[in-house]
Molecule: Bacterial RNase P class A
Organism: Marinilabiliales bacterium
């Protein structure tokens, strides 16, 4: 200087006028203050807040899954720990509970875990002596694959094999050192020596719904009408049994709450008292459908709250002074115009709707810090 990593920030300012939204003051003519963002966006995760539900165990569903810390909480975040990838470097990117049982491992391969296709070695029985047709050991070498029973080298043996030695790797156990811990390092013991992955296993977590929630008013108003189900027994009562029907927002146990007419009509059955069927009206409940209203107030903006300092802390972050009050619409405010400034040119992505952290994406341009390679130069 030129290429690059990494963090952080801006991301129009002013003046003039006409407007719009919410708000104070008013002599009702007017005047003062506020008035979109870093993402308001996707609504992905986590709270508050409301509502409705809640004895109490099991299943199943779904989420997360190294360690130590931050938080109101979190599947975020900070700082680490083992591991893989990529770059010359600064860095980037990426995984992470277990594997005892159950299940899977494609194609190829004799086989993918009860490893004999080629081989190798041992024996029988045959021979035309070339082999040929049996019985057995063997994972040492071929060959296939991602992946083949840990590496070399030697003992050993019919031929082999961690079969037994030496060093080498890796696991497990123990000991000691550092470390809050995940781990790491070094001694030492044990021949213990495939691997991955899951809907399996473990372990935490998880009620539904979403400000249109919700609560007050003020309006209007018919549970019409269809369909299912329901009417039982004991007892004088209380009460019990015994059905149904809902809730415990998947299901299961169990638990809870609520109903359990009618001196009606018809037929039938019986000598009678009864009894059975059916229908109707009626009660409860579940579904479905129908009519009526659809205006305002709240919620709704002071909050895990924002700037700035000072302390602690590597960092998330905490703690403590001071200061400020910062958009509130419901068809939906938050613009347009002119003129100056910088600039080649006011230009990116983009527009609150219950609030709040947080992740993710979307962004023309530009400032700043570190920090790295490579060259010249002093």
């Nucleotide at each position: 200087a030129a290429a690059g990593c990494a963090g952080a920030c801006c991301g129009u300012u002013c003046u003039g006028u006409c407007g719009c939204c919410c708000u104070g003051c008013u002599u009702c003519g007017g005047u003062g203050g506020g008035g979109a963002g870093g993402a308001a966006a996707g609504u992905c995760c986590g709270g508050g807040c409301a509502a409705c539900a809640c004895a109490g165990g099991g299943u199943a569903c779904c989420a997360u899954g190294u360690u130590u810390c931050c938080u109101a909480a979190c599947g975020g975040g900070a700082a680490g720990g083992c591991g893989g990838g990529c770059g010359u470097g600064a860095g980037c990117c990426u995984g992470c509970a277990g594997c005892a049982a159950u299940g899977u491992a494609a194609c190829a391969g004799a086989a993918a875990a009860u490893a004999a296709c080629c081989g190798u070695c041992c024996u029988g029985g045959u021979u035309u002596c070339g082999g040929c047709c049996g019985g057995g050991a063997c994972a040492a070498g071929g060959g296939u694959g991602a992946a083949a029973a840990g590496g070399u080298g030697g003992g050993g043996u019919a031929a082999g094999a961690g079969c037994c030695c030496a060093c080498c790797g890796g696991u497990g156990g123990u000991u000691g050192u550092g470390g809050u811990g995940a781990c790491a390092c070094a001694g030492u013991c044990a021949g213990c020596c495939g691997u991955a992955c899951a809907u399996c296993u473990c372990a935490u977590g998880g009620g539904u719904u979403g400000u249109a929630a919700g609560g007050c008013c003020a309006a209007a108003u018919a549970u019409a009408c269809u369909g299912c189900a329901u009417g039982u027994c004991c007892g004088a009562a209380a009460g019990g049994a015994g059905g149904g029907a809902g809730g415990c927002u998947a299901c299961c146990c169990g638990u809870u709450u609520c109903c359990c007419g009618a001196u009606g009509g018809u037929u039938c059955c019986u000598g009678a008292c009864g009894g059975a069927a059916u229908c109707u009206c009626c009660u409860u409940g579940c579904a479905g459908g129908g009519g009526g209203u659809a205006g305002g107030c709240u919620g709704c903006a002071c909050g895990a709250g924002g700037c700035g300092g000072a302390u602690g802390g590597u960092g998330a972050c905490a703690u403590u002074c001071g200061u400020c009050c910062c958009a509130g619409a419901u068809c939906a405010a938050u613009g347009g115009c002119a003129g100056a400034a910088u600039g080649c040119a006011a230009a990116a992505c983009a527009g609150a709707a219950c609030c709040c952290g947080g992740c993710u994406u979307a962004c023309a341009g530009g400032u700043c810090u570190g920090c790295u390679u490579u060259u010249u130069u002093u």